[in-house]
Molecule: Bacterial RNase P class A
Organism: uncultured Pseudonocardia sp.
RNA sequence: GAGCUGGCCGGGCGGCCGCGUCGGCGGGACCGGGAGACCGGGCCCGCCGCCGAGGAAAGUCCGGACUCCGCAGGGCAGGGUGGUUGUCAACGGCAACCCGGGGCGACCCGCGGGACAGUGCCACAGAGAACAGACCGCCUCGUGCGAAAGCGCGGGGUAAGGGUGAAACGGUGGUGUAAGAGACCACCAGCACCCCGGGUGACCGGGGUGGCUCGGUAAACCCCACCCGGAGCAAGGUCAAGAGGCUCCCGUCCUCGGACGGGAGCUGCGCAGGCGUUCGAGGGCGGCCCGCCCGAGCCUGCGGGUAGACCGCUCGAGCCUGCCGGCGACGGCAGGCCUAGAUGGAUGGUCGCCGAACGGAGCACCGCAAGGCGCCCGGGAACAGGAUCCGGCUUACAGGCCAGCUCGU
Numbered sequence: 001g002a003g004c005u006g007g008c009c010g011g012g013c014g015g016c017c018g019c020g021u022c023g024g025c026g027g028g029a030c031c032g033g034g035a036g037a038c039c040g041g042g043c044c045c046g047c048c049g050c051c052g053a054g055g056a057a058a059g060u061c062c063g064g065a066c067u068c069c070g071c072a073g074g075g076c077a078g079g080g081u082g083g084u085u086g087u088c089a090a091c092g093g094c095a096a097c098c099c100g101g102g103g104c105g106a107c108c109c110g111c112g113g114g115a116c117a118g119u120g121c122c123a124c125a126g127a128g129a130a131c132a133g134a135c136c137g138c139c140u141c142g143u144g145c146g147a148a149a150g151c152g153c154g155g156g157g158u159a160a161g162g163g164u165g166a167a168a169c170g171g172u173g174g175u176g177u178a179a180g181a182g183a184c185c186a187c188c189a190g191c192a193c194c195c196c197g198g199g200u201g202a203c204c205g206g207g208g209u210g211g212c213u214c215g216g217u218a219a220a221c222c223c224c225a226c227c228c229g230g231a232g233c234a235a236g237g238u239c240a241a242g243a244g245g246c247u248c249c250c251g252u253c254c255u256c257g258g259a260c261g262g263g264a265g266c267u268g269c270g271c272a273g274g275c276g277u278u279c280g281a282g283g284g285c286g287g288c289c290c291g292c293c294c295g296a297g298c299c300u301g302c303g304g305g306u307a308g309a310c311c312g313c314u315c316g317a318g319c320c321u322g323c324c325g326g327c328g329a330c331g332g333c334a335g336g337c338c339u340a341g342a343u344g345g346a347u348g349g350u351c352g353c354c355g356a357a358c359g360g361a362g363c364a365c366c367g368c369a370a371g372g373c374g375c376c377c378g379g380g381a382a383c384a385g386g387a388u389c390c391g392g393c394u395u396a397c398a399g400g401c402c403a404g405c406u407c408g409u
Stems, first nucleotide, its partner, number of pairs: 001407009011354007019052002022049007030041004054383001058394002061392005066232004073290004078228005083097005098112001099110004113223002118221002120217003135162002137158009170188006189213001191210008236311004244267011269303007282294004318337008358378003362375002365372002
């Protein structure tokens, strides 16, 4: 000087005013209990104090915790994952290694099971794209013309050469042949099988045998192995309120059957239409079929009521520091810490000082130059904000700092 990898930070300080949860003190009206003194409860106001967004809070793509529903059975569909060994609560995450590819290297990338189970597809170009293919060429036979060389026509052989293509049915050399060809031979590459050695394993190294060579694609169907109930904090629970309905009691009126008013208890609305109660509506068993179970209500339309409070809610696979084990992901032990819980949804505004990036036609220095650096002036901070909580992944991000490593000089 050029790079590679990992980690961290991501405006700071102060004044004033303000917002939210919680705690304390004072005041106010109220509710409940009590004979009263007083006690308890939430609400409002004021003052004081603690705390108050992120590395991604985001996308909601995976995996869990938690909650509710379900949990006779059989079959068929469906979804996901895909080298190995570990790690983790779990995962499609992470770590180390293997294999393949890229880079001189540090290192990076891989949606990395199977294409001799079967089916499909292979654009354009090209004669031919899968148990292939005679377009040019090469060779040969017949025939016509010609003095000959050769040329035309017709038949046959040939995959060595040319040409097309991402890919043309092993490569190089030789034997052979009319010309050729794994037709045959040597070496190499590759495939299948066997043996030996190393590794927990993926796999690696070595040896032998065989037929002579077999295309790609499974983010195409498919096959193999393994895994998978559904819905989600608007989960779910408690209390209050409510239009009315039914029953009972009391009172008033009267045409003696009701109307009106009040109270108590149970329930949670009313009206209309349709279907249904053993000839089974409807529902449950994640989907479908079978099968099983529950079963008297269900569906549609119109009208009306309540739509408030609290719990769930934040202490958790938690965070920080140190030590130990492990290559590492990670695990164990000890000590310390408490760190938002809003719901018309708080974390802001303003002023002062300092300030990174960036811009500058000025000044000084260095350099041949491009330019660099210092001063000065301007300038003012990226992406973005919780909503049940965690572990990941992915995406966005001005700029800065630190550590280790590689290559060149």